About this RNA:
Transfer RNA from a Candidatus Saccharimonadota bacterium, 72 nucleotides, folded computationally. The organism belongs to Candidatus Saccharimonadota, within Bacteria. Its mean pLDDT, the model's own confidence on a scale to 100, is 83. Rfam family: tRNA. About the family: Transfer RNA (tRNA) molecules are approximately 80 nucleotides in length. Rfam classes the family as a transfer RNA.
RNA sequence: GCCGCCUUAGCUCAGUGGUAGAGCAACGGUUUUGUAAACCGUCGGUCGUCGGUUCAAGUCCGACAGGCGGCU
Numbered sequence: 001g002c003c004g005c006c007u008u009a010g011c012u013c014a015g016u017g018g019u020a021g022a023g024c025a026a027c028g029g030u031u032u033u034g035u036a037a038a039c040c041g042u043c044g045g046u047c048g049u050c051g052g053u054u055c056a057a058g059u060c061c062g063a064c065a066g067g068c069g070g071c072u
Base pairs, nucleotide, nucleotide: 001071002070003069004068005067006066007065010024011023012022013021018055026042027041028040029039030038048064049063050062051061052060
């Protein structure tokens, strides 16, 4: 220098153009002599950034940034 993949909650990750989700973590509750476990609930999001397409974008397109890998 060229090519490919990834970027969504604190962490690991889903998400077929039409209401942003799960597990774990955190917090509260039930239960227990107490802790853990179990069960119930709550909180937590500029969907990397900026543009474009569309009635409507996490999703499609482009550029950029960061990360990982391959080729030279």